[in-house]
RNA sequence: GCCCGUUUAGCUCAGCGGUAGAGCAUUUCCCUCGUAACGAAAAGGUCGCCAGUUCAAUCCUGGCAACGGGCU
Numbered sequence: 001g002c003c004c005g006u007u008u009a010g011c012u013c014a015g016c017g018g019u020a021g022a023g024c025a026u027u028u029c030c031c032u033c034g035u036a037a038c039g040a041a042a043a044g045g046u047c048g049c050c051a052g053u054u055c056a057a058u059c060c061u062g063g064c065a066a067c068g069g070g071c072u
Base pairs, nucleotide, nucleotide: 001071002070003069004068005067006066007065010024011023012022013021018055026042027041028040029039048064049063050062051061052060
């Protein structure tokens, strides 16, 4: 330099055009003699960035960036 993959909540990951979700973690409540666990609820997201296509983009296209892999 070229090619491929990944980028979504604090962490690990779903979501393949129509209002963004789960588990764990955090906070509160319930329960208990008390703690943990179980149960209930809440909070937490400019979906890496910039453009394009579309009535509508996390999703499709292009560029850039970061990370991982391959080739030379």